[in-house]
RNA sequence: CUCAUCGAGAGGGACUGAGGGAACGGCCCGUCGACGUCCCGGCAACCGCCACGACACCGCACCACGUCGUGGAAACGGUGCCAAUUCCGUCCCGUGGCGAGAGCCGCCACGGGGAAGAUGAG
Numbered sequence: 001c002u003c004a005u006c007g008a009g010a011g012g013g014a015c016u017g018a019g020g021g022a023a024c025g026g027c028c029c030g031u032c033g034a035c036g037u038c039c040c041g042g043c044a045a046c047c048g049c050c051a052c053g054a055c056a057c058c059g060c061a062c063c064a065c066g067u068c069g070u071g072g073a074a075a076c077g078g079u080g081c082c083a084a085u086u087c088c089g090u091c092c093c094g095u096g097g098c099g100a101g102a103g104c105c106g107c108c109a110c111g112g113g114g115a116a117g118a119u120g121a122g
Stems, first nucleotide, its partner, number of pairs: 001122006011040005019029003023090004041082003046078003049072007086116001091113009
C1' cells in the first nucleotide's frame, strides 16, 4: 500500500500500584485494585489443515501443484481476542420531531456512507 472483517463469543490466579478505555467531547472502568506483565484457562475460525466443486495449467486426457468458491474440524501449527457495537459521537447525505418554523438556521432522534483505528492475509 491492497483486500477482508469489526451488533456474536470467551476469565481465574500471581505481581505491581494509579490511572485506563488510540486523540478530543460524552459516558464508563478503577485502591471492593482498574491499566500493564506473567501463568493457567477459554473464545473464535483470518492463515495453515481436511472434503467437494469450478477455473487455469496442458498438443489431448488425468493427477499433483496453483487460483477461486462452498462446507468441515478445533486434533496439530502461525496469529488474534476474552467490560461496554471499534463503548458512543466527531465529517458528509437522507428522514422525522422540536423551535414563531414554509425556507435558511439551531437542537434532538433514527438510518446510510465516509474518515480514523484494530486484527488477519498478501
This is a predicted structure of a 122-nucleotide RNA (SAM riboswitch aptamer (S box leader)) from uncultured Nocardioides sp. Of the family's consensus pairs, 97% are formed in the model. It matches the Rfam family "SAM riboswitch aptamer (S box leader)". Rfam describes the family as follows. The SAM riboswitch is found upstream of a number of genes which code for proteins involved in methionine or cysteine biosynthesis in Gram-positive bacteria. The prediction has a mean pLDDT of 83.